[in-house]
Record summary
A computed fold for a 155-nucleotide RNA, annotated as glmS glucosamine-6-phosphate activated ribozyme aptamer. The sequence was found by an Rfam model in a public genome assembly. Its Rfam family is "glmS glucosamine-6-phosphate activated ribozyme aptamer". By type it is a riboswitch. Its family is annotated with catalytic activity and regulation of gene expression in the Gene Ontology. From the family's description: This entry contains a glucosamine-6-phosphate activated ribozyme that is found in the mRNA for GlmS. GlmS is an enzyme that uses fructose-6-phosphate and glutamine to generate glucosamine-6-phosphate.
RNA sequence: UUUUCUCAUUUAGCGCCAAGAGCCUGCUGUGGGCAGGAUAACGAGGAAUGAGGUUAUCGAAAGAUUCGGCGGACGCCUCAUCGUGCCCUUCCGGUGCGAGAUAUAUCGGCAAAUAUGCGGACAACCGCAAAACAAAUUCGAUAUAACGGAAGAAU
Numbered sequence: 001u002u003u004u005c006u007c008a009u010u011u012a013g014c015g016c017c018a019a020g021a022g023c024c025u026g027c028u029g030u031g032g033g034c035a036g037g038a039u040a041a042c043g044a045g046g047a048a049u050g051a052g053g054u055u056a057u058c059g060a061a062a063g064a065u066u067c068g069g070c071g072g073a074c075g076c077c078u079c080a081u082c083g084u085g086c087c088c089u090u091c092c093g094g095u096g097c098g099a100g101a102u103a104u105a106u107c108g109g110c111a112a113a114u115a116u117g118c119g120g121a122c123a124a125c126c127g128c129a130a131a132a133c134a135a136a137u138u139c140g141a142u143a144u145a146a147c148g149g150a151a152g153a154a155u
Base pairs, nucleotide, nucleotide: 014071015070016069017068020067023037024036025035026034027033028032042059043058044057048081049080050079051078052077053076054075082098083097084096085095086094088152089151090150091149092148093147102145103144104143105142106141107140108139109138116129117128118127119126120125
């Protein structure tokens, strides 16, 4: 330096389940009650720094519990600072944005779960496999549009 194996991490639709409703199983004195159990967000996307506020983006599935609750959070808004795009350069100011650093329009790209198959469970349900299908404040391409003053440079 390279290869192989094991473990940990690769988390913010993330972690958790004390109460409640609903679900499964058993018991029961069956309009109900008791005990045990299972489920309780599917991925995409998201961080300049600090403070404050807040009900935190997007679609997929399922006749729709992804209910409800606790905690957290990369969202958004306001302020300050830093950086950056907009003028040929610098400075000051303005305005948009956040180190992939402007807006709008058009075209295009990217998912997982569900379902299916296999395995496990009496069951609710759980694990694994591989294929298909999104949207956006995401990414790419193209087009159009995105400043004033002072000083300086070049012609």